[in-house]
RNA sequence: GGGCCCGUAGCUUAGUGGCAGAGCAUCCGGUUUGCAUCCGGAAGAUGGGGGUUCGAUUCCCCCCGGGUCCA
Numbered sequence: 001g002g003g004c005c006c007g008u009a010g011c012u013u014a015g016u017g018g019c020a021g022a023g024c025a026u027c028c029g030g031u032u033u034g035c036a037u038c039c040g041g042a043a044g045a046u047g048g049g050g051g052u053u054c055g056a057u058u059c060c061c062c063c064c065g066g067g068u069c070c071a
Stems, first nucleotide, its partner, number of pairs: 001070007010024004018054001026042005047063005
């Protein structure tokens, strides 16, 4: 320098055009003498920019970051 794959919540991830979901973690409440467990609830995310589209996490381009292969 080039090819391919990946980037969604603090972490692990689901989601192939129409509401962004889950587990763990965090916080609040219940339960307990207390802690843990358990139960109920809350907050929290689409790497950045542009394009296509009525509508983009999803499709296209560029950039950034990570992985891998070639040179």
A computed fold for a 71-nucleotide RNA from Candidatus Wolfebacteria bacterium RIFCSPLOWO2_01_FULL_45_19, annotated as transfer RNA. The coordinates come from a structure-prediction model, not an experiment, and the mean pLDDT is 84. Its Rfam family is "tRNA". Its family is annotated with triplet codon-amino acid adaptor activity in the Gene Ontology. It is annotated as a transfer RNA.